A computed fold for a 112-nucleotide RNA from a soil metagenome, annotated as SAM riboswitch aptamer (S box leader). Its Rfam family is "SAM riboswitch aptamer (S box leader)". Rfam links the family to the GO term regulation of gene expression. The model forms 85% of the base pairs in the Rfam consensus. The sequence is in RNAcentral, with records from MGnify.
RNA sequence: CUUAUCAAGAAAGGCUGAGGGUAAUGGCCCUGCGAAGCCUUGACAACCUAUCCCGGUAUAACCACCGGGGAAAGGUGCCAAUUCCAGCCCCGUACAAACGGGGACAGAUAAG
Numbered sequence: 001c002u003u004a005u006c007a008a009g010a011a012a013g014g015c016u017g018a019g020g021g022u023a024a025u026g027g028c029c030c031u032g033c034g035a036a037g038c039c040u041u042g043a044c045a046a047c048c049u050a051u052c053c054c055g056g057u058a059u060a061a062c063c064a065c066c067g068g069g070g071a072a073a074g075g076u077g078c079c080a081a082u083u084c085c086a087g088c089c090c091c092g093u094a095c096a097a098a099c100g101g102g103g104a105c106a107g108a109u110a111a112g
Stems, first nucleotide, its partner, number of pairs: 001112006011041005019030003025086003042079001044077001047075003052069005083106001088103006
């Protein structure tokens, strides 16, 4: 940079000690009943690989290929709150306020 997904899911212990929710900002939360970080163990999930099942295509029969499903061994990821919400644009409720919907930007993860 490209593509896909982002409303679901899943925590204990140890070390440490004050912040964290990853643009600014605003809101709202979490936090000495221990934040972030590191380590261990366990889970969650199913993006990738392998294996297994079903179907299709094809074949003499396989292999291979395509689609779907299951399981979770390996590679990642992840385990407060929708990516916590808003922010920028558009639409709807006549206007405002407020609310709802869609999109963009930013970000996260995977594969390339």